[in-house]
């Protein structure tokens, strides 16, 4: 320098074919308990790295770009 690969709640990751995003953990609140773990119920939290472009309509498709990850030199 060249080539892939990921980039989504505080963490780890899904999202078969574009139609306004779910899971598990961790967190509030309640129940349970003498209390604490656990268990049960219930909420809150992300406008999807950025920045343009196609489209009616973008997390998704096209292009540039930041920073990580791995292979070559």
């Nucleotide at each position: 320098g060249g080539c892939a690969g990921a980039a989504u709640g505080g963490c780890u990751c899904a999202a078969g074919a574009a139609g306004u995003a779910g899971a598990g953990c961790a967190c509030c609140u309640g129940c349970c308990u003498a209390g604490c773990a656990a268990g049960c119920a219930u909420g809150a939290g992300g406008c999807c790295c950025u920045g343009a472009g196609u489209u009616c309509a973008a997390a998704c498709c096209c292009c540039a770009g930041u920073g990580c990850u791995g292979c070559c030199a």